A computed fold for a 73-nucleotide RNA from Candidatus Shikimatogenerans bostrichidophilus, annotated as transfer RNA. RNAcentral holds the sequence, with entries from ENA. Model confidence (mean pLDDT): 80 of 100. It matches the Rfam family "tRNA".

RNA sequence: GGGGAAUUAGCUUAAUAGGUAGAGCAUCUGUUUUGCAUACAGAAGGUUAACGGUUCAAUUCCGUUAUUCUCCA
Numbered sequence: 001g002g003g004g005a006a007u008u009a010g011c012u013u014a015a016u017a018g019g020u021a022g023a024g025c026a027u028c029u030g031u032u033u034u035g036c037a038u039a040c041a042g043a044a045g046g047u048u049a050a051c052g053g054u055u056c057a058a059u060u061c062c063g064u065u066a067u068u069c070u071c072c073a
Base pairs, nucleotide, nucleotide: 001072002071003070004069005068006067007066010025011024012023013022019056027043028042029041030040031039049065050064051063052062053061
């Protein structure tokens, strides 16, 4: 220098032939206990890496940029 892949909640990740963004762990509250743990119930937490484009509508399609991984030279 060229090709390919990944980026979503604090962490690990799901969600495709575009149509309201979910789960597990963690956190907080409550119940249970003499207390802790477990268990159960509930809550909070996301500008889906950034900026543009297409579309009635974009995590999803297209372009550029950033970071990481990988292959070739």